[in-house]
Molecule: Bacterial large signal recognition particle RNA
Organism: Armatimonadota bacterium
């Protein structure tokens, strides 16, 4: 140096999360990387931690291992008066908006054929109570049903005792009743109501309708101006959270480049 047969290694890596820590199962990135099995109150480990159990392929180099550089998917942390969004706190009448109140002006309606208002009635409406009606529960009362045996009465047949006379227990049937149940237009208590030409009330309501009385001139609606007050309004300010953007730090897949390292046996 060549040939043959083996072996170590390799047959993916990274971020987050979890964990005392490491690896795996989970989520995400990369992109192709042998198959099977189990794994989150989980599985295997201990800084010699970069999985566990079973099988397979390739194999000492273009293929395995290490170092450096370039580029850098993606993740994580921090910051941010960059945008959007959400929650919360405070202030605010100079302006705006909205509600309510006061006042003024204009227009219209009503008003000495008596306004607003005041005191007194009636109606309507509502509420409460009573009564009635309807419905329901329970009790009572009436009535009917109601016991294979373990209820009562009567007990055919049959049974038992007895020499007999007679006696005893007693099924079915029949009659009755208990517990329980059915029905009722009756009585009582309680509960309820899309019930009522009913009654009562110093009850509520004065919104509406209405009666007379007092009193004697305003009052109501709409529009506008001004003022006061309030604010899930406006405006201003502070704080917290979230998506995204930007900046910094950090880990870093894939790809590319350069350099280095790694066996054993036999034969020629």
């Nucleotide at each position: 140096u060549c040939g043959u047969g083996c072996u170590a290694a390799g047959c993916g890596g990274g971020g987050a999360g979890u964990c005392u820590g490491c690896g795996g199962u989970u989520c995400c990135c990369u992109g192709u990387a042998c198959c099977c099995g189990a794994a989150a109150a989980c599985c295997g480990c201990a800084a010699u931690a970069c999985g566990c159990g079973g099988g397979g392929c390739c194999g000492a180099a273009u293929u395995c291992c290490c170092u450096g550089c370039u580029c850098g998917c993606g993740g994580u942390g921090c910051g941010u008066u960059c945008u959007c969004u959400u929650c919360u706190c405070g202030g605010u009448u100079c302006a705006a908006c909205a509600a309510c109140c006061g006042u003024c002006u204009g227009c219209g309606g009503c008003g000495u054929c008596g306004a607003u208002g005041g005191a007194c009635g009636g109606g309507c409406u509502c509420c409460g109570c009573g009564c009635a009606u309807c419905g329901g529960c329970a009790a009572g009362c009436g009535u009917c049903c109601g016991a294979a045996c373990c209820g009562u009465g009567u007990c055919a047949g049959g049974g038992c005792c007895g020499g007999a006379a007679g006696g005893c227990a007693g099924c079915a049937g029949c009659a009755c009743u208990a517990a329980g149940g059915g029905c009722g237009a009756c009585u009582u208590c309680c509960c309820g109501a899309g019930u009522g030409c009913c009654g009562c009330g110093u009850g509520a309501c004065u919104a509406c309708c209405u009666g007379g009385c007092c009193g004697g001139a305003g009052u109501c609606g709409c529009a506008g101006g001004c003022g006061a007050c309030u604010g899930c309004u406006u405006c201003c300010g502070g704080g917290g959270g979230g998506c995204g953007g930007c900046g910094c730090a950090u880990c870093a897949a894939a790809a590319g480049c350069a350099g280095g390292g790694u066996g054993c046996a036999c034969g020629a």